FMN riboswitch aptamer (RFN element) from Lentibacillus cibarius, 147 nucleotides, folded computationally. Model confidence (mean pLDDT): 81 of 100.

């Protein structure tokens, strides 16, 4: 260092201006937003060089490998009188293309596109309420023991 236990805090943004109408942040127009790890040819500092670079750190993706919320199952496990809850496991779960540079581009650089759980509603919601003062993928620290 790493792995393990407990605990601790932290852990998601978003319809501005207009239009129709009796009613829309749901429909037009047109604004706006981009979770978590991972990966990077890109940016930025260190150091080191033989001035060519090399090394290391950090930091970079809504459309790329993955994960999670939310919804289903569940001959599993705990709790429970049952109902049911919680965990585990399984299953569903969105979306990129041109050009350019190059040895190489899913990731740079230009430019165009496209995508977003459920449930609610005086009309259809990524963005309005609500589940949820909640779960979370993880992050960051503390205290311990063992190798």
């Nucleotide at each position: 260092u790493u792995c393990c236990a407990u605990c601790u805090u932290c852990g998601g943004g978003g319809c501005a201006g207009g239009g129709u109408g009796c009613a829309a942040u749901u429909c037009c127009c047109g604004a706006c937003c981009g979770a978590c790890g991972g990966u990077a040819a890109g940016a930025a500092g260190c150091a080191g060089u033989a001035u060519g670079c090399u090394g290391u750190u950090u930091u970079a993706a809504g459309u790329c490998c993955g994960u999670g919320a939310c919804c289903c199952g569940u001959u599993u496990g705990c709790a429970u009188g049952a109902a049911u809850g919680c965990a585990g496991c399984g299953g569903u779960g969105g979306a990129c293309c041109c050009g350019g540079u190059g040895u190489g581009a899913g990731u740079c650089c230009g430019g165009g596109a496209c995508c977003g759980a459920c449930a609610g509603u005086u009309a259809c919601a990524g963005u309005c309420u609500g589940g949820a003062u909640g779960g979370g993928a993880g992050a960051a620290g503390a205290u311990g023991a063992c190798g």
Of the family's consensus pairs, 100% are formed in the model. The sequence is in RNAcentral, with records from Rfam.